[in-house]
RNA sequence: GGAGUUGGCCGGGCGAAGGCUUCGUUGGUGAAACGAAGAGGAAAGUCCGGGCUUCAUAGGGCACAGUGCCAGGUAACGCCUGGGCGGAGCGAUCCGACGGAAAGUGCAACAGAAACAUACCGCCUUGGGCAACCAAGGUAAGGGUGAAAUGGUGAGGUAAGAGCUCACCGGCGUCACGGUAACGUGGCGGCCGUGUAAACCCCACUGGGAGCAAGGCCGAAUAGGAAGGGGAUGACGCUGCCCGCCGACCCUUCGGGUUGGCCGCAUGAUCUCAGCGGCGACGUUGAGACCAGAUAGAUCUUCGCACAAACACAGAACCCGGCUUAUAGGCCAACUCCCGCU
Repeated sequence: GGAGUUGGCCGGGCGAAGGCUUCGUUGGUGAAACGAAGAGGAAAGUCCGGGCUUCAUAGGGCACAGUGCCAGGUAACGCCUGGGCGGAGCGAUCCGACGGAAAGUGCAACAGAAACAUACCGCCUUGGGCAACCAAGGUAAGGGUGAAAUGGUGAGGUAAGAGCUCACCGGCGUCACGGUAACGUGGCGGCCGUGUAAACCCCACUGGGAGCAAGGCCGAAUAGGAAGGGGAUGACGCUGCCCGCCGACCCUUCGGGUUGGCCGCAUGAUCUCAGCGGCGACGUUGAGACCAGAUAGAUCUUCGCACAAACACAGAACCCGGCUUAUAGGCCAACUCCCGCU
């Protein structure tokens, strides 16, 4: 100097004038005045997990659904952190739908002799034959087909071959050691009929439903309506089914009234800084801060200044922890590789 990898930050700030919303103080029927605050890193997707409200007194089983290496973190998770194994990369790093094929079932087209088992070509031995070749037996090393063919490479051995034997390697089993564990290292053994579970399945763990349009309070109005059906031989109720529990209303059709206001509604598993503990996620202690709550839906316009990036993606609606997706431009830090110079 170049090319990369990983992590973090900004994506607007200050002032003036005007406008809108909430809260507070004064005022007070109020209006108004002053002050404080006012849309994100993803507010998006609605993919997970909860808080909260309610069914509701709320148990068990089956079904169904989700997760899937180990150890931790967390309110919890399918998330995060650290490790193990496998894979990609020269590397920094990144990815993993990562339990079980020896419980069972299924699938592997075509090609090929044969895909839970086998001999097409070939090789060897014996017999027949002038020869070509024919018959019997042995073989799976060589060739062909295929993603995959009696574990691989090499040597010995053999009539020719084969784990038949040996060496190294892979897989499997077993023992010892290390580690909390996943696993790793080493010794020994026999010679081993593939893959696939993001196919059905088996195993382990987890799981009630509905959702702020939840759920309450106030006010107002109407028709204390009509018809039919079910119900203590048990309605309704709990995703589906069964058992159990509870104990009186429930369902359908027609018709009438209301469509208003308030709460829920933002003080939170919150944020910032520092100390301590931890590899880390994070925990703990102390101090400080209050940071939008609309409801036909506010959070803006102009000018100036500084910085110099404010031109992208894009707008809160019960709240929070994640993941995923989109993103103009700019800044910081660490690490890796290549080239050159000293």